This is a predicted structure of a 346-nucleotide part of an RNA (small-subunit ribosomal RNA, central domain) from an uncultured bacterium. Its mean pLDDT, the model's own confidence on a scale to 100, is 88.

[in-house]
Context: one part of a larger RNA
RNA sequence: UUGGGUUUAAAGGGUGCGUAGGCUGGAUGUUAAGUCGGCGGUGAAAUUCUGUGGCUCACCCACAGGUGUGCCGUCGAAACUGAUAUUCUUGAGAGAAGACAAGGCAGGCGGAAUUCGUGGUGUAGCGGUGAAAUGCAUAGAUAUCACGAGGAACACCGAUAGCGCAGGCAGCUUGCCGGGCUUCAACUGACGCUGAGGCACGAAAGUGCGGGAAUCAAACAGGAUUAGAUACCCUGGUAGUCCGCACAGUAAACGAUGAUCACUCGCUGUCCGCGAUAUAAAGUGGGUAGCCAAGCGAAAGCGGUAAGUGAUCCACCUGGGGAGUACGCCGGCAACGGUGAAACUC
Numbered sequence: 001u002u003g004g005g006u007u008u009a010a011a012g013g014g015u016g017c018g019u020a021g022g023c024u025g026g027a028u029g030u031u032a033a034g035u036c037g038g039c040g041g042u043g044a045a046a047u048u049c050u051g052u053g054g055c056u057c058a059c060c061c062a063c064a065g066g067u068g069u070g071c072c073g074u075c076g077a078a079a080c081u082g083a084u085a086u087u088c089u090u091g092a093g094a095g096a097a098g099a100c101a102a103g104g105c106a107g108g109c110g111g112a113a114u115u116c117g118u119g120g121u122g123u124a125g126c127g128g129u130g131a132a133a134u135g136c137a138u139a140g141a142u143a144u145c146a147c148g149a150g151g152a153a154c155a156c157c158g159a160u161a162g163c164g165c166a167g168g169c170a171g172c173u174u175g176c177c178g179g180g181c182u183u184c185a186a187c188u189g190a191c192g193c194u195g196a197g198g199c200a201c202g203a204a205a206g207u208g209c210g211g212g213a214a215u216c217a218a219a220c221a222g223g224a225u226u227a228g229a230u231a232c233c234c235u236g237g238u239a240g241u242c243c244g245c246a247c248a249g250u251a252a253a254c255g256a257u258g259a260u261c262a263c264u265c266g267c268u269g270u271c272c273g274c275g276a277u278a279u280a281a282a283g284u285g286g287g288u289a290g291c292c293a294a295g296c297g298a299a300a301g302c303g304g305u306a307a308g309u310g311a312u313c314c315a316c317c318u319g320g321g322g323a324g325u326a327c328g329c330c331g332g333c334a335a336c337g338g339u340g341a342a343a344c345u346c
Stems, first nucleotide, its partner, number of pairs: 004317003007300002012314001014201004021194003025088007033081002035077008049065006091191001092188002095184004100179001103177007110154001115149007125136002162169002206247006216240001220236004258313006266291009295302002319346003328339004
């Protein structure tokens, strides 16, 4: 390379948009680039193959014939691909109506709790643990009541519930923005799918500047435990945790399962529509779960939300270690990220 693969054995890019490219619905006509056929030219010689002949045979040599992917020309064919013209509505989109949701951004408001402050009541303990001690407390703690401050998070509802492309999203409310779904169907008429590069988004931790700081808490300190204890437990506690702006760009970014389309027996729950209303049930479209037929799978299992049956496009894999390392390049303030080997070894 061919082939084979990518839930768990190596392997799906974190996600979206989208450039080039690849692929692309029904009908009719034209064309003839691809495609197919006929004919012609070319396809050097030596060599190979077949036949005949010459060396006494053979090796060897000579002659004749054949083969020859392909390339060019020419004449045709028109199913398929392409090109072109006309057309269609089922793919895609637009429209009207309706309900839906922790979807996003910004503002306002609320109560519980923790902590702190002030005041009242009150007195000797509190706290913590396996047991303790460090710690706090007669300068009045803990407990309890009232008032106040501030920050962060939103109990119950709450759910194999919902929404979002992913990351993710939860008190209430207002404004703005986005979304899919359903129903109707008289608009456009293939406008589609995928997507190397690219651009954007992207948890937590981290970084820069400026705020904020209640809680919790890396580092750190002390107390314990222990042979030791740079830990687990306890008392404290700084970055951080929160906000604004900017960077960073990684995760078991997971369904460890790329996107899109079509097809393939049933049962049960649930969410949102439509429809039907008799509190209906059955039905139907879109989600989200559980169990299974066929089928698939090494098995576990998957099974209309496929890991089944097919199609298109992208990404990725090719023994373990060395190593996601070194070097180089690109990006970054840095931390580090991206790309990514080899020697050697088993």